[in-house]
RNA sequence: AGAGUUUGAUCCUGGCUCAGGAUGAACGCUGGCGGCAGGCUUAAUACAUGCAAGUCGAACGGUAAGGCCGAGCGUAGCAAUACGCGAGGUACACGAGUGGCGCACGGGUGCGUAACGCGUAUGCAACCUGCCCCCUUCCGGGACAAAACGUCGAGAAAUUGGCGCUAAUAUCCCAUGGCGACCUGUUGGGGCAUCCUGGCGGGUCCAAAGAUUCAUUGGAAGGGGAUGGGCAUGCGUAUCAUUAGCUUGUUGGCGGGGUAACGGCCCACCAAGGCGACGAUGAUUAGGGGUUCUGAGAGGAAAGUCCCCCACACUGGAACUGAGACACGGUCCAGACUCCUACGGGAGGCAGCAGUAGGGAAUAUUGGGCAAUGGGAGCAAUCCUGACCCAGCCAUGCCGCGUGAAGGAAUACGGCCCUACGGGUCUUAAACUUCUUUUGCCGCGGAGUAACCGCCGGGACGUGUCCCGGCCUGAGAGUACGCGGCGAAUAAGUAUCGGCUAACUCCGUGCCAGCAGCCGCGGUAAUACGGAGGAUACGAGCGUUAUCCGGAUUCAUUGGGUUUAAAGGGUGCGCAGGCGGACGCGCAAGUCAGUGGUGAAAUCUCCCGGCUCAACCGGGACCGUGCCUCUGAUACUGCGCGACUGGAGAAUGAGUGGCGUGGCCGGAAUGUGACGUGUAGCGGUGAAAUGCAUAGAUAUGUCACAGAACGCCGAUCGUGAAGACAGGCCACGAACUCAUGACUGACGCUCAUGCACGAAAGCGUGGGUAUCAAACAGGAUUAGAUACCCUGGUAGUCCACGCCGUAAACGAUGAUCACUCGUUGUCGGGCAGCGAUGCUCGGCGGCCAAGCGAAAGCGAUAAGUGAUCCACCUGGGGAGUACGAUCGCAAGGUUGAAACUCAAAGGAAUUGACGGGGGCCCGCACAAGCGGAGGAGCAUGUGGUUUAAUUCGAUGAUACGCGAGGAACCUUACCCGGGCUUGAAGGUGGGACGGAUGCUCAGGAGACUGGGCAGUCUACGGACGUCCUGCUAGGUGCUGCAUGGUUGUCGUCAGCUCGUGCCGUGAGGUGUUAGGUUAAGUCCUGCAACGAGCGCAACCCUUACACGUAGUUGCCAGCACGUCAAGGUGGGGACUCUGCGUGAACUGCCUACGCAAGUAGAGAGGAAGGUGGGGAUGACGUCAAAUCAGCACGGCCCUUAUGUCCGGGGCGACACACGUGCUACAAUGGCAUGUACAGAGGGCGGCGACCCCGCGAGGGGGAGCGAAUCCUCAAAGCAUGUCUCAGUUCGGAUCGGAGUCUGGAACUCGACUCCGUGAAGUUGGAUUCGCUAGUAAUCGCGCAUCAGCCAUGGCGCGGUGAAUACGUUCCCGGGCCUUGUACACACCGCCCGUCAAGCCAUGGAAGCCGAUGGUACCUGAAGUCCGUGCCCGCGAGGAGCGGCCUAGGGUAAAAUUGGUGACUGGGGCUAAGUCGUAACAAGGUAGCCGUACCGGAAGGUGUGGCUGGAACACCUCCUU
Repeated sequence: AGAGUUUGAUCCUGGCUCAGGAUGAACGCUGGCGGCAGGCUUAAUACAUGCAAGUCGAACGGUAAGGCCGAGCGUAGCAAUACGCGAGGUACACGAGUGGCGCACGGGUGCGUAACGCGUAUGCAACCUGCCCCCUUCCGGGACAAAACGUCGAGAAAUUGGCGCUAAUAUCCCAUGGCGACCUGUUGGGGCAUCCUGGCGGGUCCAAAGAUUCAUUGGAAGGGGAUGGGCAUGCGUAUCAUUAGCUUGUUGGCGGGGUAACGGCCCACCAAGGCGACGAUGAUUAGGGGUUCUGAGAGGAAAGUCCCCCACACUGGAACUGAGACACGGUCCAGACUCCUACGGGAGGCAGCAGUAGGGAAUAUUGGGCAAUGGGAGCAAUCCUGACCCAGCCAUGCCGCGUGAAGGAAUACGGCCCUACGGGUCUUAAACUUCUUUUGCCGCGGAGUAACCGCCGGGACGUGUCCCGGCCUGAGAGUACGCGGCGAAUAAGUAUCGGCUAACUCCGUGCCAGCAGCCGCGGUAAUACGGAGGAUACGAGCGUUAUCCGGAUUCAUUGGGUUUAAAGGGUGCGCAGGCGGACGCGCAAGUCAGUGGUGAAAUCUCCCGGCUCAACCGGGACCGUGCCUCUGAUACUGCGCGACUGGAGAAUGAGUGGCGUGGCCGGAAUGUGACGUGUAGCGGUGAAAUGCAUAGAUAUGUCACAGAACGCCGAUCGUGAAGACAGGCCACGAACUCAUGACUGACGCUCAUGCACGAAAGCGUGGGUAUCAAACAGGAUUAGAUACCCUGGUAGUCCACGCCGUAAACGAUGAUCACUCGUUGUCGGGCAGCGAUGCUCGGCGGCCAAGCGAAAGCGAUAAGUGAUCCACCUGGGGAGUACGAUCGCAAGGUUGAAACUCAAAGGAAUUGACGGGGGCCCGCACAAGCGGAGGAGCAUGUGGUUUAAUUCGAUGAUACGCGAGGAACCUUACCCGGGCUUGAAGGUGGGACGGAUGCUCAGGAGACUGGGCAGUCUACGGACGUCCUGCUAGGUGCUGCAUGGUUGUCGUCAGCUCGUGCCGUGAGGUGUUAGGUUAAGUCCUGCAACGAGCGCAACCCUUACACGUAGUUGCCAGCACGUCAAGGUGGGGACUCUGCGUGAACUGCCUACGCAAGUAGAGAGGAAGGUGGGGAUGACGUCAAAUCAGCACGGCCCUUAUGUCCGGGGCGACACACGUGCUACAAUGGCAUGUACAGAGGGCGGCGACCCCGCGAGGGGGAGCGAAUCCUCAAAGCAUGUCUCAGUUCGGAUCGGAGUCUGGAACUCGACUCCGUGAAGUUGGAUUCGCUAGUAAUCGCGCAUCAGCCAUGGCGCGGUGAAUACGUUCCCGGGCCUUGUACACACCGCCCGUCAAGCCAUGGAAGCCGAUGGUACCUGAAGUCCGUGCCCGCGAGGAGCGGCCUAGGGUAAAAUUGGUGACUGGGGCUAAGUCGUAACAAGGUAGCCGUACCGGAAGGUGUGGCUGGAACACCUCCUU
């Protein structure tokens, strides 16, 4: 200090989440020791038991217990004596009691309390203060009573009554009376005020207590101090305004009462005040602070332990006593609860320490001791002290220590992993050797904390105080600590390992089980689940959960924003408030500087020190940012005074406008009416229909009437605060601008609340109604059409008056002021100039500099730079909803949440893709043509079905005569059956044999099993093979979505990229766009680009021409021979041809156009002309395209079978459907006869001439040829004849018969031949395919595979040889540019609403059940106070009685708040439900906003508004 997460990617906005620290914690797993600290956060729930406040005999009467003394007595004993009882005494002691002091401290808790409660700072001239300290004075005399006790009673008990005796430091009276208090006279001083404080007088009133060891101590009055308290005040101190008004003792006064004291604290009277948007009142929540956690800080959060303050003590009320209480372990009353009871009545209060129950995720011992510290009482000893000091329990936290150290490699065994004869890792880790001994165990020693008090001794002044020495005192504890001994001995876990975030592999699982803080993992190769190995982190702990701060500048004072992301109020006026021009003087409130006081201690920080260190503890310093006092300064703000003109306003003059209000007038159009002309349609649409019209429409003419709106001018214009405003004229009203500069003198700006204005729709009342037109009706469209289109049509649209108060009320941009380059246009005014024009003030626009901005963009009309004020925002949804309040006649408006839910929702820009967007351009894409398919029969492939099996794959284009370029067996992968298990084959090691191999016999369907016979080579090393044996098997089983390789397609489309530079925050752009051109990103020109690569083209092959060269097996012109004929022969190289090589074509030439590139031309020339034809060649990539069955290969699976061998069957099935073909339907034809001309190939298990046989397939012989040599009929064509339109002399399916050939074998299931048979079919619906020239069409020939062949297929070859293209509107596909986008799995996209289902939270609701605080009335305990007081008392006074007030109780009506509620409303969420298609592209009717009506639903329509609409055209302006 940041990181993850919205996107294909980017920048921004913005939320969510994580890493850190912390805790009185809890939970899970684990656990060696010590030190220090902490330990009911919940039920202020209820409490058994014990303890937590007593003490003083030096106040007193006394004597229940004990000690001591003890007359006397008893027992035992002879006695001494022992034991026991014991009156009485005791300056030993002490139960109970009187009395004093204490019990108001200490300890607990946080209910209540939003308050002078707390914090801080002041004040009290308005106060108190026991014990303590100092000072002054005093202490004389007397009296009465009542406890205890005694006695008699009541009661179960608690308790209590009568009578009687008695002491005191109890109580009372008298005396003294300074001081004091009160009244009063006089005289000083002081204070801000009320007033305070002295001196000298007078009057009235009030004191006391003793004890004693004789030292003291105690008592009374008064003054002072200290300490502790009381009261008052300034400032600070939670949330809600969906709490806005509250208050009658209320606010004040006068007089009283009361108090320690001020005060409505209380009372009587008088006045009518007091508080409140600077937040009263109400509601909810809460003890406050020092401090603690976090944070850089400012802040935020917390309030446990320790300290201070407050409040409380079962709940509520009340007083008493006292210096102090309204009293935790006191009293009284009421209430609830618990307990006891003899039922009459009583007792109790752990929020003290332990402990129990309960609640809860959760929090300890019914421990020891007063040794220390502190407290109470006491002269003291001493006693009491659950305060405290210690111990116990708990890893609850912090801190420290340990679980060993060094050496040690065959890097063992074992585990895990791998590329697996081997390697890696756990791993120097272990074993083993040596060493150490903290901790542990054993043994020994053993503290400090302790010094007082007291006692003893001594010393100084005064038998007391002080000082010195000695003795006495330890719960913790035989603890800490020290020493010795033993022995590595007693001691490691937890979480994590996809990214954030340190750490990776294997197995299992297979969207299951599960994980998860966020993003997200899991659907057969999961580093994300579970296990294992390994690793990482921390370590006696580690994780999880919860909570707080941080990160979050995500409430922003430090330190944010508001054009489009959330956010500017619709607009103006304006009170309060905030802010405010220039100069001078004064003041000193703010401000600044210094001084003093305070800001407790502890804590934090720094330094030093003590526990072996640390935590912890001690000392010192700082800090405590604050408040108060005093002194000073005067720049700024403020206040006061004076003065100024620049802001603002006024005045005079001139001007401007569609500014407002009212009235009058005008023409065009529309509709209607009347009359005329006129006749069959009109109207309307994409096309129609509804509608109107022969009862005369539409059209047209004249006249009349009505209402509404104002063409041209007109504009990117003008005016207005906004909404808004447009025919002309008049009246009235307002505003703005300019000019002048001689008036006022800061009079200003902004503006919460408030007031006013405020489009359209809508509402009320009354008019008006021509047009248009929600609703509605009809007609169309459609699957439907509650719409778009059409015909009608009512509210409304118009006027007056009154409401409503909202809009995309927008510049999505609040108002005001100042400042900050240029340029251009225009409106109004002024100045200068003859003018063009220039300058200037005020408006309205365009483009831009700087700057700003996430970008788009803004840019003097800011979204720049500053200032002031207002408004508003804080993730999306829920929701502008609910509830409440308020306004409204209503519709509805304003204000405005929460639960719940999501990990995003968004803005701008980028690249693509897409569009029923645009522009440009290609392609047999359409069109123009030719021939087909789709109908028939057959062939073949596929689907389906069937089957034991019909093996598998290919499935839109891009599967379907495809893998397969040859399924009878084999192939073969499928099925049935029979066999084999190191296996059917190969390799290799070892051994045996000598054979291999051939022939043969038996069984069997065969595989196989069991026999027989014959039978090697050698350079002697062996080779070769069989058998046995070892190693290596095998799988067409799965996954093409794990892969390689190969292939299809877009597409032979013209594209796809890179380097450097430049632009941009960035994705990315530029280059590659533009203007031309091309088949082409082909080339040219231009240009922040310049170059380059893969593609295009060319290079390659072939074909077309020529030349050179070479001529055999090819050729034959000339020469010669020769044949029936024939290059047959000699020869020849001319020609053809073949092979090799070269040339040739490049828009080179001409004309036209053009800058060029290039284009055009029946041009020239040429065999060929503009890439001449054809082929090979396929960029980056797309389709998880195809193939694990061609091959290869990872993983998984089978192993007497999913391997392998064999026989047979199947892949050939057949109701059907589709694709691809063949043959046809005939006369451009069929048949017959005759006859002509290819090319490219193939051939030895072959092609086979020729001869013979057969009608034929073919058979028997067989020359030649491993081939330019031998073999291999071309057909259509042409000629002639015939057929004559017919299911035929077309067509040949099917079937019957007879054969041929291949093969081991043609039944399933071959081809061919011959004879016979002679089906459908007469040109094919919707639709659809190919082809642009040697092409289509048509004709035959060859080859591969192959024993043969189901070939009509595939691949080649040549022969004959067309038609058409106007053109690019449309269909399909594609390229480039541009535009919109809510798409990016990319339009086969995205996405809206109703309905149905499940779950969740929530609003309303007849009611029902609680809770809270007030109000009214009734009742009213205890108690203070007041009154009375015939009764008691000598008296003082008291009991009693009455009154005021009041806790509590009762009744009543409301309010607030919570829970629940049949039913009901919407909302949210949920892989695959229903209906439609609203939105995103012009989303197919542009969308959206307000409003109104309507409709299953999205929604539709009307009206006004917006651009956050595409496209096109025009206009205007700007830049270059």